Predicted 3D model of RNase P RNA and transfer RNA as a complex of 421 nucleotides.
RNA sequence: AGCAGGCCAGACGGUCGCUGCACGAUCCUUCGUGCAGAGGAAAGUCGGGACUCCAGAGGGCAGCGUAGCGGGUAACCCCCGUCCGCCGCGAGGCGAGGAUCAGAGGAACAGUGACGAUGCCGGUUCCUCGAAGGGUGCCCACCGCGGCUUCAUGCGGCCGGCACUCCCGAGAGGAAACCGGAGUGAAACGGCCAAUCUCUACGCGGAGCAACACCAAGUAGGCAGACGACGACGUGGCCCACCGAGUCUGCGGGUAGGUGGCUCGAGGCGCGCGGCAACGCGCGUCCCAGAGGAAUGACCGUCAUAGCCCGCGAGGGCCGUAACAGAAUCCCGCUUAUCGGCCUGCUU
RNA sequence: GGCGAGUUAGCUCAGUGGUUAGAGCAGCGGAAUCAUAAUCCGUUGGUCCGGGGUUCAAAUCCCUGACUCGCCA
Repeated sequence: AGCAGGCCAGACGGUCGCUGCACGAUCCUUCGUGCAGAGGAAAGUCGGGACUCCAGAGGGCAGCGUAGCGGGUAACCCCCGUCCGCCGCGAGGCGAGGAUCAGAGGAACAGUGACGAUGCCGGUUCCUCGAAGGGUGCCCACCGCGGCUUCAUGCGGCCGGCACUCCCGAGAGGAAACCGGAGUGAAACGGCCAAUCUCUACGCGGAGCAACACCAAGUAGGCAGACGACGACGUGGCCCACCGAGUCUGCGGGUAGGUGGCUCGAGGCGCGCGGCAACGCGCGUCCCAGAGGAAUGACCGUCAUAGCCCGCGAGGGCCGUAACAGAAUCCCGCUUAUCGGCCUGCUU
Repeated sequence: GGCGAGUUAGCUCAGUGGUUAGAGCAGCGGAAUCAUAAUCCGUUGGUCCGGGGUUCAAAUCCCUGACUCGCCA
């Protein structure tokens, strides 16, 4: 200079209040005494569960979630170990990380060409066409030579024309393969995208303590409309199965008080054992908020920390608890907010 | 307390993962009018609520936070 993990979140005393519980007194709703009284996140409500209700929540389809491998847990988008990939000099950090030989879909702009194959430039090989020239044959005309009485004819040369193409061949076109190269782009024929559809494996019924149950009070089984034994309604996304008589909407009225659910729990602490660890098992010990328009507060004194001021310094003075924040059925996680301080291990 | 929806220009809203995110109103400049409004022409204006991830590429898909609104006794 950093990395990882853990802990604390002022202490003590006094006075006056608030809430709950126990005991006592009492004019029966008040008083007295004693004890207890916010957090690491009580927050966001993101994941999972307990619990309660939906006729005992049963089957199928659809939908949703998760995803290397193994383990932990009541369960999990959680935790632990490990492999792989990426980042970092490193300690370490991050990762929804199965399947594209089941199928579908997508790739803007740029670029000749973008997911079906092809296609741009150069070279090598092969095939086809083929100018000019050469070669061969024929025709016509001419020249020379030989022979000859003449006619005819032979040989050589040559202008021009026609035909052919074994060979040579500028160039053009084509074919498949190989080699090399340029440019565009995230990606150029081999891949990419499943945090696109989909497939595979596993899991998931819905709603939520303002759930739900009971007591009390009030009220008119009021008016209008709709659905219903061809099965409505019954909190399911749909269908089946089950059940079996009322249900829904609007208008107009009424009541909006109390009790339970409610806090002993996957509970805290200590020790031992098993396990690399998460965690599990056993023993001992403790009881640790329970309000309900909602308590947990205010003040004073002493000490300590941070901050500010004075002083060269020892020290002195000021400030007055410092951040984030406040239970609301409960629990396990994750994430986010957070002044300051302490401890452990490690890296450069 | 619990549950659900949304956030894109000054305002109200569109926007199949693909060019430099659009429309109406508002604003600004001009035309027209004696002048104003209406009308016509042109034009400005964007941290797509913040951060991170997936992807070649994110307003859009995923995660996380902030804010706003609605429903339930």

It holds a member of the Rfam family "Bacterial RNase P class A". Rfam's curators write: Ribonuclease P (RNase P) is a ubiquitous endoribonuclease, found in archaea, bacteria and eukarya as well as chloroplasts and mitochondria. By type it is a ribozyme.
Its mean pLDDT, the model's own confidence on a scale to 100, is 75.